Context: one part of a larger RNA
RNA sequence: GCCUGCGAGUUAGUGUUACGUCGCGAGGUUAACCCGUGUGGGGAAGCCGUAGCGAAAGCGAGUCUGAACAGGGCGUGUUCAGUGGCGUGAUCUAGACCCGAAGCGGAGUGAUCUACCCAUGGCCAGGUUGAAGCGACGGUAAGACGUCGUGGAGGACCGAACCCACUUCAGUUGAAAAUGGAGGGGAUGAGCUGUGGGUAGGGGUGAAAGGCCAAUCAAACUCCGUGAUAGCUGGUUCUCCCCGAAAUGCAUUUAGGUGCAGCGUUGCGUGUUUCUUGCCGGAGGUAGAGCUACUGGAUGGCCGAUGGGCCCUACAAGGUUACUGACGUCAGCCAAACUCCGAAUGCCGGUAAGUCAGAGCGCAGCAGUGAGACUGUGGGGGAUAAGCUUCAUAGUCGAGAGGGAAACAGCCCAGACCACCAACUAAGGCCCCUAAGCGUGUGCUAAGUGGGAAAGGAUGUGGAGUUGCUUAGACAACCAGGAGGUUGGCUUAGAAGCAGCCAUCCUUGAAAGAGUGCGUAAUAGCUCACUGGUCAAGUGAUUCCGCGCCGACAAUGUAGCGGGGCUCAAGUACACCGCCGAAGUUGUGGCAUUCACGCAUUACCCUAGCCUUCGUGGUUCAGGGGUGUGGAUGGGUAGGGGAGCGUCGUGUGGGCGGUGAAGUCGCGGUGUAAACCAGCGGUGGAGCCUACACGAGUGAGAAUGCAGGC
Numbered sequence: 001g002c003c004u005g006c007g008a009g010u011u012a013g014u015g016u017u018a019c020g021u022c023g024c025g026a027g028g029u030u031a032a033c034c035c036g037u038g039u040g041g042g043g044a045a046g047c048c049g050u051a052g053c054g055a056a057a058g059c060g061a062g063u064c065u066g067a068a069c070a071g072g073g074c075g076u077g078u079u080c081a082g083u084g085g086c087g088u089g090a091u092c093u094a095g096a097c098c099c100g101a102a103g104c105g106g107a108g109u110g111a112u113c114u115a116c117c118c119a120u121g122g123c124c125a126g127g128u129u130g131a132a133g134c135g136a137c138g139g140u141a142a143g144a145c146g147u148c149g150u151g152g153a154g155g156a157c158c159g160a161a162c163c164c165a166c167u168u169c170a171g172u173u174g175a176a177a178a179u180g181g182a183g184g185g186g187a188u189g190a191g192c193u194g195u196g197g198g199u200a201g202g203g204g205u206g207a208a209a210g211g212c213c214a215a216u217c218a219a220a221c222u223c224c225g226u227g228a229u230a231g232c233u234g235g236u237u238c239u240c241c242c243c244g245a246a247a248u249g250c251a252u253u254u255a256g257g258u259g260c261a262g263c264g265u266u267g268c269g270u271g272u273u274u275c276u277u278g279c280c281g282g283a284g285g286u287a288g289a290g291c292u293a294c295u296g297g298a299u300g301g302c303c304g305a306u307g308g309g310c311c312c313u314a315c316a317a318g319g320u321u322a323c324u325g326a327c328g329u330c331a332g333c334c335a336a337a338c339u340c341c342g343a344a345u346g347c348c349g350g351u352a353a354g355u356c357a358g359a360g361c362g363c364a365g366c367a368g369u370g371a372g373a374c375u376g377u378g379g380g381g382g383a384u385a386a387g388c389u390u391c392a393u394a395g396u397c398g399a400g401a402g403g404g405a406a407a408c409a410g411c412c413c414a415g416a417c418c419a420c421c422a423a424c425u426a427a428g429g430c431c432c433c434u435a436a437g438c439g440u441g442u443g444c445u446a447a448g449u450g451g452g453a454a455a456g457g458a459u460g461u462g463g464a465g466u467u468g469c470u471u472a473g474a475c476a477a478c479c480a481g482g483a484g485g486u487u488g489g490c491u492u493a494g495a496a497g498c499a500g501c502c503a504u505c506c507u508u509g510a511a512a513g514a515g516u517g518c519g520u521a522a523u524a525g526c527u528c529a530c531u532g533g534u535c536a537a538g539u540g541a542u543u544c545c546g547c548g549c550c551g552a553c554a555a556u557g558u559a560g561c562g563g564g565g566c567u568c569a570a571g572u573a574c575a576c577c578g579c580c581g582a583a584g585u586u587g588u589g590g591c592a593u594u595c596a597c598g599c600a601u602u603a604c605c606c607u608a609g610c611c612u613u614c615g616u617g618g619u620u621c622a623g624g625g626g627u628g629u630g631g632a633u634g635g636g637u638a639g640g641g642g643a644g645c646g647u648c649g650u651g652u653g654g655g656c657g658g659u660g661a662a663g664u665c666g667c668g669g670u671g672u673a674a675a676c677c678a679g680c681g682g683u684g685g686a687g688c689c690u691a692c693a694c695g696a697g698u699g700a701g702a703a704u705g706c707a708g709g710c
Base pairs, nucleotide, nucleotide: 001710002709003708004707005706006705011094012093013092015091016090017089018088019087020086021085022084023083024082027048028047029046033042034041035040052059053058062074063073064072065071097235098234100232104225105224106223107222108221109220115199116198117197118196119195120194121193122192123191124189126158127157128156129154133150134149135148136147137146138145162186163185164184166183167182168181169180170179201217203213204212205211238644239643240642241641242640243639248261249260250259251258252257262369263368264366265365266364267363268362269361270360273359275354276353277352278351279350280349281348282347288341289339290338295335296334297333299331300330301329302328307323308321309320310319311318372397373396374395375394376393377392378391379390380389381388402413403412404411417590418589419588420587422586423585424584428580429579430578431564432563433562437577439576440575441574442573443572444571450566456550457549460547461546462545463544464543465542466541467540468539469538477534478533479532480531481530483507484506485505488502489501490500513528517526518525591634592633593632594631595630596629597628598627599626608620609619610618611617645699647696648695649694650693651692652691653690654689655688656687663683664682665681666680667679668677669676670675
């Protein structure tokens, strides 16, 4: 890992509550217990209801408050229904759907591992060094001292056994739950070690690491309290049908929990009250706009008070000012917490029409949700960042399949009951991959733009304008001229058109600046403006629009059309005609739910009324199950409701079985599903099936589930 089996909403309570159903009914019902064995008979204590109000005493159709005969609160209308059993939903108390802690407490068991201690034993090859002391000799007055011997000290040295574990390699589902190889440290000591003994869990022991106390230690292990608790995680077993959420508000030692409300469902009631649109009537201060209409901000001009500077001055006064700049005035602005103004939507009310739907509202049972996500729009925060965050509003996803966007919860189209080798469309597409047009018309684009990007830049190109020059010859090109006063004056070493400053005239002429640029030390030289000629018909400036160009650099491999490939396109703009295209819509057939109408009510059940000979007698109405037609509906998580299938067993009735039950293997068949058998064959060898009713240890794929097998 797979297979098989096991594996999770149970049980109790004279609990509470709602619904269903049954009995009795202004009443209903017993409990313990007794007699007893008949699911029999007794047993009225108690409980609920028939009366409320008050905290209570208490009073009572009233009562409480109150001084009150007031007012007010809660009650009183027979306009009346309860109570007991059974079943189901939920809830309360219990382990309470199942598994799961780390832990807490109690009583015990452990020092054969290990820590320390006690008692008693054992062990340490070999080699080295050579302390004290002692002796001899030297030396001294005697010493001290020196030398040579002797001696054998030391947590001394080297190094096996022994003890340790510093480095590295291997091992890491190991040979081993701590090892192996190679080196390493101590090795007469605070040494190592055998045997016996001691200290015990908030305790021991510790040359101290929270170390060790039997592979367990920031409190050992075993059993018990114990099914501790778990607002947390995981899991929770058959089917079909109907409806179908929420991720919000308020509060919370609250934020991943919970309470109430909101939103769902079921039952009962109400019966259009809901919703949409038109019209009518309202409230409002947003968008916008405005501000000499306020509060503030803020730019420039004019005006110029006040203050300052300067002049004058005994004081007072005066003069002046490229300073300051109030108020006023003119013009142009800004504002979420400005408004003289002011929409569109939205909201409220009325009215008319449409709509009749799983609309609205009320009461009751049962929930789930209270982490939301993205997109568009209006805002706040942020950086007018974020697949960011936080509100509002709408949609989608969540809980939604299908088609499109290559792929792609949240985008576009569209809401899947089932079947069909039928049709029409949506978004999006129609050269090939790939269903359908290399469709039609007129343009544009040359960049593979299309098929990624800005400020900015450019004789790209097409269109629409405005405005110059032009057969009296323009624009470009070529030929020629481009002069004289004069080297203008100043400045300067020089300044001659051309460093700089000032001025910028006159003449000749077709035209020529006191000079456009290059150049020189300064001249010179080249050139331009301007003019004539040659040529011959357009040529400049500018504005707007369409499509392009540059700007354009990243890491595996083209890699920014999905690919091939595409250029009067298969790109792009406008217009048009076709077609394809979905689980949309239609067609045909079928199933289910619900509503309306009709039929049958001959048969059955329940309830109510009437008659009644009181016989479960007769009759009528309403509802349910049946059937036909028509309309609508049938995506679905949490969740609510309904109807069923199957397993084991009990009771009653009916069946089958050695002429072969159950089980099992295979074939065949049926039902909308869980499932089943009008059947057949093999195996098997003794029980089984069915209808109704009842009772559950009642359904397995998941829980790092449990056990076994492989």